Background:
Small-subunit ribosomal RNA, central domain from a Candidatus Nomurabacteria bacterium, 350 nucleotides, folded computationally.
[in-house]
Context: one part of a larger RNA
RNA sequence: UUGGGCGUAAAGGGUGUGUAGGUGGUCGCAUUAGUCUUUUGGUAAAUCCCUGGGCUUAACUCAGGAAAAUUAAAGGAAACGGUGCGACUAGAGUAUGUGAGAGGUGUACGGAACUCUCGGUGUAGGGGUGAAAUCCGUUGAUAUCGAGGGGAACACCAAAAGCGAAGGCAGUACACUAGCGCAUAACUGACACUAAAACACGAAAGCGUGGGUAGCGAAUGGGAUUAGAUACCCCAGUAGUCCACGCCCUAAACGAUCUUCUCUCGCUUUUCGGAGUAUCGACCCUCUGAGAGGCUAAGCUAACGCGUUAAGAGAAGCGCCUGGGAAGUACGGCCGCAAGGCUAAAACUC
Numbered sequence: 001u002u003g004g005g006c007g008u009a010a011a012g013g014g015u016g017u018g019u020a021g022g023u024g025g026u027c028g029c030a031u032u033a034g035u036c037u038u039u040u041g042g043u044a045a046a047u048c049c050c051u052g053g054g055c056u057u058a059a060c061u062c063a064g065g066a067a068a069a070u071u072a073a074a075g076g077a078a079a080c081g082g083u084g085c086g087a088c089u090a091g092a093g094u095a096u097g098u099g100a101g102a103g104g105u106g107u108a109c110g111g112a113a114c115u116c117u118c119g120g121u122g123u124a125g126g127g128g129u130g131a132a133a134u135c136c137g138u139u140g141a142u143a144u145c146g147a148g149g150g151g152a153a154c155a156c157c158a159a160a161a162g163c164g165a166a167g168g169c170a171g172u173a174c175a176c177u178a179g180c181g182c183a184u185a186a187c188u189g190a191c192a193c194u195a196a197a198a199c200a201c202g203a204a205a206g207c208g209u210g211g212g213u214a215g216c217g218a219a220u221g222g223g224a225u226u227a228g229a230u231a232c233c234c235c236a237g238u239a240g241u242c243c244a245c246g247c248c249c250u251a252a253a254c255g256a257u258c259u260u261c262u263c264u265c266g267c268u269u270u271u272c273g274g275a276g277u278a279u280c281g282a283c284c285c286u287c288u289g290a291g292a293g294g295c296u297a298a299g300c301u302a303a304c305g306c307g308u309u310a311a312g313a314g315a316a317g318c319g320c321c322u323g324g325g326a327a328g329u330a331c332g333g334c335c336g337c338a339a340g341g342c343u344a345a346a347a348c349u350c
Stems, first nucleotide, its partner, number of pairs: 004321003007304002012318001014201004021194003025088008034080001035077007043069001049065006091191001092188003095184005103177007110154001114150008125136002162169002206247006215241002220236004258317006266295011299306002323350003332343004
C1' cells in the first nucleotide's frame, strides 16, 4: 500500500537475445464497444447538503428541493485514443565507400626468465631470516660456460588509452568470424521502444573423465616465534593453477547508479572519423560526429556529491524496497554427480 522511494540510509535483476503484455512518428479520408455531450429511466426510505416549519433555543424532528457517483436505453460530437484504407521521411533498418581496436575461435611460430638432465671450469660452502634453524652440499652444491628437454606466462611498447552486452580481453603471424564509428543520402517506409516467461552467455573457486605439471601453492609435514601459535616468517609440498570435453551459475558480477528516447550554460584533456582552410606534403587552425576523462553554471541532493557519460527537466517499459534480529534460514517445489543454487516464510524477540 490511491503514498514515497532504489549512488552511499532498505531497494537496479550479473549480462544479453526475445514471446506475450504495455507504450508508440508526420499528413489525409472513413468509422466509433474507449472518450465527451443531451434526453429519459433506474439506483427503497432514512442519512449528507439547501430552503422553510414545529418543540422557549439547540440537539432533535417534519415538509419540500437539490447534488454527487455508478448504471441502462435512445440521439449527437469526432479533438484525443482505437480500427480500416491511402500517403510521407525526421525514428529504425539496408546499401556503397572508408576507419580504428588486447572483440571472439583455431593453428603455427618466437625470445627472456624458471626448472630438470648431461658435460666443462672450480672448491667449501650455499640458502634463508629481525636473528636463526629445518633444508641443499666433498657421491662436488652455490657460482659460471655449453648442449638438450619441459611447462606456464608474455617485460619494454603501455596510457586517466582501446575493444566487448556483461563476465572479460595483451608476444608475433595467418585463417575464419562478430560488433562499432564516420561520410554519402541511393533503397525500404514506422518495420520502433521496453520486456514477465523462455533461451543463451556468465570471473574465481569447485565437480566428472582423460591428459599435463616448470613455477606458484589451499591441505599436510618440518623449522622458528610465542605463555600457547592448529597463524603471521622460513624449508619442503598434495589437490589446484594449464589443456580437451561435460557440469556448476555464484561474486564488493561495482559506476554499489536498469534499458530506450527528448531537452538543458561552459572550459579543458584524450581516442577514432569527416569537412573547410592551409600546405609540395605532414603538422597547425576552425567547424562537425561518435567514444573515454578532469573541472564547473543552472538545477538536484539529508549531506557527501552529481552536473550533456546527470544523481538536472520530462516520456515509455521492466526489476526491486517497506524497522533490526530470527534469515537469504526452515518447509515445499524446481535444478545439480556432489558442493550447493533458485524460489522463500513464520513462531519468537528487541
It matches the Rfam family "Bacterial small subunit ribosomal RNA". Rfam links the family to the GO terms ribosome and structural constituent of ribosome. Its mean pLDDT, the model's own confidence on a scale to 100, is 85.